SAM riboswitch aptamer (S box leader) from an uncultured Synergistales bacterium, 97 nucleotides, folded computationally.
[in-house]
RNA sequence: CUCUUAUCAAGAGAGGUGGAGGGACCGACCCUGUGAAGCCCGGCAACCCGCAAAGGCGGGUGCCAAUAUCGGCAGCAUUAAGGCUGAAUGAUGAGAG
Numbered sequence: 001c002u003c004u005u006a007u008c009a010a011g012a013g014a015g016g017u018g019g020a021g022g023g024a025c026c027g028a029c030c031c032u033g034u035g036a037a038g039c040c041c042g043g044c045a046a047c048c049c050g051c052a053a054a055g056g057c058g059g060g061u062g063c064c065a066a067u068a069u070c071g072g073c074a075g076c077a078u079u080a081a082g083g084c085u086g087a088a089u090g091a092u093g094a095g096a097g
Stems, first nucleotide, its partner, number of pairs: 001097008013041001015040003021031003025072004042064003046061006068089001073086004
């Protein structure tokens, strides 16, 4: 990097450092010098492995604004607004090449 598969409506600091960006992409809308991203500490607890009668513990990744922020394609419904369902794309874990 590619393929397969499961999950994505919950949960997670008024800390330190850092200095302008960030929320995958596009549109929108939001967060941000009352300090972005990253890093450290802290925390949450999804998947996998191990131990255990159970509770739980340890390890490997992961995650810690807003429903994967909403919509991007299709269908149903609908005077209109509003709504629902399924895809596509994306993220994470596990297995394989």
Of the family's consensus pairs, 97% are formed in the model. Rfam family: SAM riboswitch aptamer (S box leader). From the family's description: The SAM riboswitch is found upstream of a number of genes which code for proteins involved in methionine or cysteine biosynthesis in Gram-positive bacteria.